[in-house]
RNA sequence: AGAGUUUGAUCCUGGCUCAGGAUAAACGCUGGCGGCGUGCCUUACGCAUGCAAGUCGAACGCUCACUUCGGUGAGAGUGGCGGACGGGUGAGUAACACGUACGUGACCUGUCCCGAACUGGGGGAUAACCGCCCGAAAGGGUGGCUAAUACCGCAUGUGCCCGCCGGGUUGCGACCCGGUGAGUAAAGCUCCGGCGGUUCGGGAGGGGCGUGCGGCCGAUUAGCUAGUUGGUGGGGUAACGGCCUACCAAGGCAGCGAUCGGUAGCUGGUCUGAGAGGACGGCCAGCCACACGGGGACUGAGACACGGCCCCGACUCCUACGGGAGGCAGCAGCGAGGAAUCUUGGUCAAUGGGCGCAAGCCUGAACCAGCGACGCCGCGUGGAGGAUGAAGGCCCUCGGGUCGUAAACUCCUUUUGUGUGGGACGAAGCUCUGACGGUACCACACGAAUAAGCCCCGGCUAACUACGUGCCAGCAGCCGCGGUAAUACGUAGGGGGCGAGCGUUGUCCGGAUUUACUGGGCGUAAAGCGCGCGCAGGCGGUCUGUCGCGUCCGUUGUGAAAGCUCCCGGCUCAACUGGGAGAGGUCUUCGGAUACGGGCAGACUCGAGGGAGGCAGAGGAAGGUGGAAUUCCCGGUGUAGUGGUGAAAUGCGUAGAGAUCGGGAGGAACACCAGUGGCGAAGGCGGCCUUUCUGGGCCUUUCCUGACGCUGAGGCGCGAAAGCGUGGGGAGCGAACCCGGAUUAGAUACCCGGGUAGUCCACGCUGUAAACGAUGCUCACUAGAUGUGGGGGGUAUCGACCCCCUCCGCGUCGAAGCUAACGCGAUAAGUGAGCCGCCUGGGGACUACGGCCGCAAGGCUAAAACUCAAAGGAAUUGACGGGGGCCCGCACAAGCAGCGGAGCGUGUGGUUUAAUUCGAUGCAACGCGAAGAACCUUACCUGGGCUUGAACGUGCGGUGACGGCCGGUGAAAGCCGGUUUCCCUUCGGGGCACCGUGCGAGGUGAUGCACGGCUGUCGUCAGCUCGUGCCGUGAGGUGUUGGGUUAAGUCCCGCAACGAGCGCAACCCCUGUCGGUAGUUGUACUUCUCUACCGAGACUGCUGGUAGCAAACCAGAGGAAGGCGGGGAUGACGUCAAGUCAGCGUGUCCCUUACGUCCAGGGCUACACACACGCUACAAUGGCCGGUACAACGGGUCGCGACACGGCGACGUGAAGCUAAUCCCUAAAAGCCGGCCUCAGUUCAGAUUGCAGGCUGAAACUCGCCUGCAUGAAGGCGGAGUUGCUAGUAACCGCGGGUCAGCAUACCGCGGUGAAUACGUUCCCGGGCCUUGUACACACCGCCCGUCACGUCAUGGAAGGUGGCAACACCUGAAGUCGCUGCGCCAACCCCUCGUGGGAGGCAGGCGCCUAGGGUGGGGUUGCUGACUGGGACGAAGUCGUAACAAGGUAGCCGU
Repeated sequence: AGAGUUUGAUCCUGGCUCAGGAUAAACGCUGGCGGCGUGCCUUACGCAUGCAAGUCGAACGCUCACUUCGGUGAGAGUGGCGGACGGGUGAGUAACACGUACGUGACCUGUCCCGAACUGGGGGAUAACCGCCCGAAAGGGUGGCUAAUACCGCAUGUGCCCGCCGGGUUGCGACCCGGUGAGUAAAGCUCCGGCGGUUCGGGAGGGGCGUGCGGCCGAUUAGCUAGUUGGUGGGGUAACGGCCUACCAAGGCAGCGAUCGGUAGCUGGUCUGAGAGGACGGCCAGCCACACGGGGACUGAGACACGGCCCCGACUCCUACGGGAGGCAGCAGCGAGGAAUCUUGGUCAAUGGGCGCAAGCCUGAACCAGCGACGCCGCGUGGAGGAUGAAGGCCCUCGGGUCGUAAACUCCUUUUGUGUGGGACGAAGCUCUGACGGUACCACACGAAUAAGCCCCGGCUAACUACGUGCCAGCAGCCGCGGUAAUACGUAGGGGGCGAGCGUUGUCCGGAUUUACUGGGCGUAAAGCGCGCGCAGGCGGUCUGUCGCGUCCGUUGUGAAAGCUCCCGGCUCAACUGGGAGAGGUCUUCGGAUACGGGCAGACUCGAGGGAGGCAGAGGAAGGUGGAAUUCCCGGUGUAGUGGUGAAAUGCGUAGAGAUCGGGAGGAACACCAGUGGCGAAGGCGGCCUUUCUGGGCCUUUCCUGACGCUGAGGCGCGAAAGCGUGGGGAGCGAACCCGGAUUAGAUACCCGGGUAGUCCACGCUGUAAACGAUGCUCACUAGAUGUGGGGGGUAUCGACCCCCUCCGCGUCGAAGCUAACGCGAUAAGUGAGCCGCCUGGGGACUACGGCCGCAAGGCUAAAACUCAAAGGAAUUGACGGGGGCCCGCACAAGCAGCGGAGCGUGUGGUUUAAUUCGAUGCAACGCGAAGAACCUUACCUGGGCUUGAACGUGCGGUGACGGCCGGUGAAAGCCGGUUUCCCUUCGGGGCACCGUGCGAGGUGAUGCACGGCUGUCGUCAGCUCGUGCCGUGAGGUGUUGGGUUAAGUCCCGCAACGAGCGCAACCCCUGUCGGUAGUUGUACUUCUCUACCGAGACUGCUGGUAGCAAACCAGAGGAAGGCGGGGAUGACGUCAAGUCAGCGUGUCCCUUACGUCCAGGGCUACACACACGCUACAAUGGCCGGUACAACGGGUCGCGACACGGCGACGUGAAGCUAAUCCCUAAAAGCCGGCCUCAGUUCAGAUUGCAGGCUGAAACUCGCCUGCAUGAAGGCGGAGUUGCUAGUAACCGCGGGUCAGCAUACCGCGGUGAAUACGUUCCCGGGCCUUGUACACACCGCCCGUCACGUCAUGGAAGGUGGCAACACCUGAAGUCGCUGCGCCAACCCCUCGUGGGAGGCAGGCGCCUAGGGUGGGGUUGCUGACUGGGACGAAGUCGUAACAAGGUAGCCGU
């Protein structure tokens, strides 16, 4: 520090995901030791049991025990101090609760410290205790006795407090001094040391209250407030205060977010981050709040009090049913909840706290121990040597490689462990005192002994092989793996990472500049409000003075400790911990500076506005008025159509349409001018030298004001079309799931005929739009060129013209610059400034709910669940288009012959079959692999056999054969039996063969989607690329495009390209002319023909024309031949996972007495059908008979076979010649001559069938070919459609060859005869180049939309149902404070007549205010649920159509 993921590729935008760190964690697997930390995040849910706050006899009385009779100790009680600390928890709280800094002139403070003064003298009670009584208990009542440092008077008054007088002082009500009057204190105990008590002042520490500033979310919460805001009097408090009360006033808060709702203890800090920031607040520390829920006060220095009290409520327990008791959010522990969180431990030794003079007692605070790898840190599980690279595992090309010095083995060590012995610091304080703990630590002994796992290995991301599996099982953080060779699943080997841990899950920060302060954007990616006016707010020209608020500098205080950083130290190190220093604020004090911003004051004119003078204009509103056209009405002329379309039809018309002429009515819109022109803020505005009213702009002028400015959240106004309301109007046009006609598979459409609302007017509403320049407004600055509208000036002129300058508009091109690119470019998307609005992945969703607006339609505002790994912008290369341009091809057209119909042949599909072996399947499979299936071939089927095998290599062992011959059996193969029988030798053995055994064979079994090789196809099309350079961020482009030309990317010219390669062409072969050389053969010979070889010839070379005078084209001459002469071979980069594992080779898989191999027979030849390629025909350009002529290419010794003879013939017999220019195949046929047939299913055609033969071959039944005789089918030129061919071509005619024993209508060749037509490129098909659009890239056989049906999920509405929360109104109202009362009750003080007295004072009780809670009620708000219902998302190949993307076949889209 980045990476993966949208695409064929690219750049950008943008989301998702990963690598890091952290954690109070949990889960899975695993687990040796120690140290230091840490441990209910959930139910502030409920709690059994024990413990957690007591202590003091030096305040007091009593009782008991013991006693050495001195006393000691214990107990309950009175009294004092402490139970307001310590400990827990985080519910509540959005608040002066917290943090920070101040204030308190508005306050308190027990114990402690310092100072001053005092501590005199009395009184009356009451617990305990005793008696009686009530109660189950808890407890209580009553009578009596008693003490005090308990309680109450009196005295004294340093002081304090209050009133009054005087003075000082302060910013302020503080404070100080003097005088005077009234009031006001105390307690004693003692061991005689001391410990206490009272008043006042001060201190320390602790608190109360107030204030500035700071720190959450929601506006789908916008208004809140009645003690509310202030005042006066009073009350209350330690104290200010509306804290409370009475009266008076009507205020107070809020867009700088009040109120309401949600969430939350706050902080020091912690985690992360480069930082800014973000998230968090567990342990520790500070503060706050709470103590079963709620209310209340009492006591006290302090509480509204966790282990106190009273009351209400819920719950639990006891009960004798009358009543009582209780509060672990103290420590441990239990139950429950939960993914999840510990011992009912030890000690007060230390530290600290309470009481006490002290000893001491108490202390679940604390210190320790226990449990948990929960975290951090440290240590170990051994070290060194050790190659035959052991065994074994895994892989393997079988050679080997790897685990691997790893192990074994040898030597060594002993951390840890076990045993034994020693043994602390922590203790302060002379002695004594240690829970931890016989712990840490030390020594000795023993023995490598007691100790390794987890995750991962497709990319990101470090680490690869084998097997298994076969879109299954599974994996997965994202992209994605798995459908028979998976480095991605599972296992194994190996490897990588970390290590007593390793992974996973959750959460936070980071990466994410992906909320952008640092540090982003808004033309097209998400994003400029449709437009204006304008309050608040933000921002603001020039000069001077002043203030010093911001700002800057210095300074003061504070920012607790811990933490963090640095330095030093202590535990062996580290974690941990001690000491020192530092850092940390938007804070505070004081002082200073005054440029800039700001406030105040004054001035200025350039911003802004005004005045004056001109100018242009569809700017707006109301009225007036005009002509053309459409339609309708009336009339004339006139007759059969008209209208409409791609073509039609509906419609109109003989009741007279359409056409045409005249007249009239009515409504709406304004041709030409008209422009990329003008005006307006936008929407928008178009007849007129028309009238009235009215807004804005531009230019000139240097006359006035003097910053008056810019922007603008809310707010207000304007706002196309459609739509709504009321009333008019209605010619034309014209929504409707309106009516008809067409089209169509359908056609609720596109086209046609009609047609209502509407369109028009008035008034009112609506408030939207692709309201767009998809570009907010304002100001300034930054090259030019050009057109145009308006104004001014200059020059010129006779002059409006022209030309030049300038200001304001509207356009085009373009420098710099900007931009992802496209593009923008003084009308910025450049460079800056100000202000506003808006964006933050796609879908859900321009949606739901809520609110506001609207008559309605609906508008504005605007989520979430869920879901996806993208959605997107621009540009690139292709491909495609029912886009365009140019150009080719037997592509069409023109023509000739066919195919498609018939019969037959062959191939294929299908069907059949035991098998009909297999492959080929649009073009580019189908007379294809087959250049030749009777057996063989043969791969298939049936049956019979063999098993190291039918063929080959080799190790070991055995035999001496194998083979031949004979016999049996059998369809054969084979099996069984009999007989005969090796070679070489150095005698060790070797060769050969067979048998047994081990390797190894064999497979036309699978995979052409694992491959090689070869082939088809686009396509003999003219293309496909590279190097360097240049352009572009890049994909990529350029070159290769353009203008010509060509068969051609052929050539020329031009050009940021210049060259080059593979293709084209040429080089090669055949052929056409000539020459040369040679000549077996042909012929009698030689020119010659021919054969073979060599060479010449043709190059747009020449002439003319066209052209840019280039390439080239056209015409011509000459020539055998012209403008690539004709034909062939030759097939670029690539495409189709095209074809072939069955030609061959080959990886992997599969079979191994069979999926191998041998044999016989059968099948590949089947046959209702269908298709493809052919043959033969349908006849007279013919058929038949007779006669007669002319080829070429080829083949031949297991062969071709003449001549002759036999046979009607196939053929046979016999045999010459020929290893071939010599002999043979060999006759060529069509043709020509003559004759017959006469239009007929025929003298056409020959299928089919019968009989008789021939040939090949072991063998022609299944299943060959040929011959003769007989038979004589369909068929009379072929529907839709479709094929070939442009010249020696098509067509017609025969001939040869390969294969082959035999079998040719096929295939490969050969020659003979020998045409027709091409205007042309609109159309069909294929192709090339350029261009355009694209949402396609598996590339149009593409992509993709909506309804419906099914499943799953989340969600809205809904008659209702059912909870929570907060408030309001009324009723009721406990405890308690306060107030009033107080006839009942009462010791202290006072009075007297001394009593059963009175008074003062107090208490009970009563009443009242307030009030927790309860009740009733109507609302608010928020959940859950709900028949039914709405849409949404997702899901494998479902249904219907085809809306969108190419002009997507009706351009698309927005609003209505």
A computed fold for a 1456-nucleotide RNA from an uncultured bacterium, annotated as small-subunit ribosomal RNA. The RNAcentral record of the sequence draws on ENA, Greengenes and SILVA. Its mean pLDDT, the model's own confidence on a scale to 100, is 87. Rfam family: Bacterial small subunit ribosomal RNA.